A computed fold for an 85-nucleotide RNA from a Deltaproteobacteria bacterium, annotated as c-di-GMP-I-GGC riboswitch aptamer.
Model confidence (mean pLDDT): 87 of 100.
RNA sequence: AAGGAAAAAGGCAAAUUCGUCGAAAGGCGGAGACGCAAAGCCACGGGUCUAAAGCCGAAGGGCCAUGAUUGCCGGGUUGCCGUCC
Repeated sequence: AAGGAAAAAGGCAAAUUCGUCGAAAGGCGGAGACGCAAAGCCACGGGUCUAAAGCCGAAGGGCCAUGAUUGCCGGGUUGCCGUCC
């Protein structure tokens, strides 16, 4: 530097569920494991979700991120253990 076959040490934790925060999406903690070699970290680009406030509408309702998601993809950055050069 490349790459993740097999293995070991260790790590994370989907669905579901309980508690809690939130308008919601969703977050956090406990239980739980579908999976993950960056499923460590950063909302930087795209995507997706939500729509409190705001705007529009006579109304039903619509638009909108400043909210959320990195376990949707890309990018940045740090790093364990083998393999190979």
The model forms 95% of the base pairs in the Rfam consensus.